[in-house]
This record gives sequence, structure tokens and C1' cells, in this order.
RNA sequence: CUACAAUCCCGAACUAUCGUGGCAAGUAAUUGCCAAGGAAAGUCUGGACAGCAUAGAGUAACCUACCGGUGAAUAGCCGGCGUCUCGCAAGAGGCAGAGAAAGUGCCACAGAAAAUUACUACCUCGCAAGAGGAAAAGGUGAAAACGUGAGGUAAGAGCUCACGGAUAAGUUGAGUAAUCAAUUUAUAGGGUAAACCUUGGGUGCUGUAAUGCCACGUAAAGGAACGCUUGAGAGCUACUCGCUCGAGUUCCAGGGUAGGCAGCAAGACUUCAGCAGUAAUGUUGAAGCUAGAUAAAUGAUAGUUUAGAAACAGAAUCCGGCUUACGAGGUUUGUAGUUAC
Repeated sequence: CUACAAUCCCGAACUAUCGUGGCAAGUAAUUGCCAAGGAAAGUCUGGACAGCAUAGAGUAACCUACCGGUGAAUAGCCGGCGUCUCGCAAGAGGCAGAGAAAGUGCCACAGAAAAUUACUACCUCGCAAGAGGAAAAGGUGAAAACGUGAGGUAAGAGCUCACGGAUAAGUUGAGUAAUCAAUUUAUAGGGUAAACCUUGGGUGCUGUAAUGCCACGUAAAGGAACGCUUGAGAGCUACUCGCUCGAGUUCCAGGGUAGGCAGCAAGACUUCAGCAGUAAUGUUGAAGCUAGAUAAAUGAUAGUUUAGAAACAGAAUCCGGCUUACGAGGUUUGUAGUUAC
């Protein structure tokens, strides 16, 4: 310097003319200010807010799972521990990270056999067929009855010894902790729980078409069943029990209306700086107000600036996160190549 991969930033601004929606001022003409994203998408997730309840208990269902911190949060984020991958290392990245010593399943193909191991080879007996012993050698496989070495043996094996590994428990030291190091004792196939399962912890429901208020309008209005404290019906995620409310409730048919206001945007808000902290984040101070439509507005033209103005794309109760889509340029890291010294 080039290519690839990952990561983060940004994704328009100004002037003029005309136009649209909202707010404010004005008697009015009119004037001023603001106006679609980093993902507004997905509807995945956590909440705010509103309503229904509050008396729980059990079963089911669902979620969750190393430690600490942060956060409104059960979402997430930061740091660490453990383990795996790449790398000589430094370092970078991944993990749906409790339990396989409660139990049940599964481990294709290959191989004799995947846990009730005996194919070739080995040892003993036998003319042979075959019988007995053994799992150290060989083969298959991701994995073959903890590993290496020595002794021992008919040949062999934790059979014995030394060193080491795995699991469980104890002790000592370091650390807030997960855990790490050392040491002692005991044990024996391994893996798998986004397999069933076990253990610990947790979980109200519905949703802005929530909900509240106003206006208008309506038949001299009906029928049936159950009930009126000996309790019909309603409520509490599903079910059961229990509890609370309760005098009318449920069903059928019929009549009238469907308009408006609030909710509706000043917020767990944004920007800058100081301080604390490894960081996420917190705190103090200063400055600021940045869409609220209701069949749905946020646009068009011209010029200029910039590395670029192109792509993905369009608010509807709001906020925090996660995931996905995308482009001109730039930041950081890694890998490979090339060139010069």
C1' cells in the first nucleotide's frame, strides 16, 4: 500500500420562493416557532400508565440457572472466573455456564463387542477338532474398561510399587465472591440434560379500539330461565379448595345512537462540562423544549457547502433494550499478500 473479516461513528446542513399540519399572539389581515428514523421495521423483550381484583394455599403451565457491579426493570449492559477456538506469544473471539454420584433414554457407520468385550495374535493341555486362562500386543472407531514406566507371571492384569490424570469430600493460604494453589483420604468406563428428568429461584390479566367525561337520541316497551341471604351470578393467569362482592343475573328478539373532548407528549428527557469509578454507570452545575395527525400533514423548485447526500426505509400511547435491513466516507483490530529500508 492492497484485499478480506469484524467493530464503532454518521446517514445531512444553509439561503431564497411557494405549499401542508400543529402551537402561540392578534378584532382581523397576518406574524413567529416547530414538524418522520438509526433503525420509526420485527412484535422479540422489560416497564411506565389505565382498568379489573386483592386472601391466600395446592396442582399444572411457562420462564430462569457461575460471581460481583449497574439499571425503573424479570430486559439488558460492564467487569471478573471457568471452559473452548485461533495464535509462538501478546492478544482476539465464542458459551441456552446448576445437576450425569436420584432415575430413564441415546451414542449413526465401522468394528467381534459401545458395557454382560473377546476377531487376529499370546499362554497351558491336546495328533487334531477343541477346552481353559487373559485383556498387556494388533485392527475398527470420536470414544474400547484411567495413563506411563518397572517388577511379577505359564502368558497377563492396580496384582505390587513409583509418578501422573479424573471425580467426590476434608484442611491450610489468597480473593467480597465465583474460583485458584498446596496437601490428605476415598473411588472407578466415557459422553450427552436448546434429551426426558431432578434441584434452586421466579411469574396477575387485558391493552390507548385501555380508560374517563360531555352532548344527541330512544317503545305507556317485551319473552323465557334461575334467584332474592337456605346465595342466581361476578371476581381473582388455567384448574381445585378457600375468600370477597352480591339483589337481581343470564339468554332470546326488538328500538335508538355511533358526534365530540380528554388520555396526547415536559419526559426513568436531550446537550455540554466537572467529579467518582477499570468500565457499565452515577452525581453536581449550566443550557434547552425538539411532530401530535385521525383516512391520516412533515413537501416542491433553484443555488451553495461537505468525503458523500446515495442505500435501507415512513411516526399513531410513550420509554429502555435486543434482533434484522442498508450505503458514500471515516475509526479501531485481526489475517493474508506486495514493496522499500